[in-house]
RNA sequence: GCGAUGGAUAUGGAAGAGAGCCUUGCUAAAAGGCCGCCGAAGGGACAAGUCUUGAUUUACCCAAAAGGAUCAAGGUGAAAUUCUCAGGCAAAAGGACCAUAUUCGGACA
Numbered sequence: 001g002c003g004a005u006g007g008a009u010a011u012g013g014a015a016g017a018g019a020g021c022c023u024u025g026c027u028a029a030a031a032g033g034c035c036g037c038c039g040a041a042g043g044g045a046c047a048a049g050u051c052u053u054g055a056u057u058u059a060c061c062c063a064a065a066a067g068g069a070u071c072a073a074g075g076u077g078a079a080a081u082u083c084u085c086a087g088g089c090a091a092a093a094g095g096a097c098c099a100u101a102u103u104c105g106g107a108c109a
Stems, first nucleotide, its partner, number of pairs: 001108001006104008018035001020034005036089003042085001043083003049076010
């Protein structure tokens, strides 16, 4: 400085899927068992690319080195994809993410 990406706070918006059945319990809370489902707290998985190592191969008289190409193994590698561990399946609460305001911060000039 009309201060990038980003962080925090407040307010507003914000999807999905059984108020499932059984047992204990007067009811409820809670606990246990059984089956069905959801993905948008959190967590796990990975494509291209890229990096490392190894093998093979390759132009110039030859060879080596370096480089290129191919293959293999390993690392890295995003999401609203995927898994469903966690969480959830009336309302409330929670809720990725979005908007606005305030603020922190200081890339850049």
About this RNA: Predicted 3D model of a 109-nucleotide RNA (Glycine riboswitch aptamer) from Peptoclostridium acidaminophilum DSM 3953. Of the family's consensus pairs, 91% are formed in the model.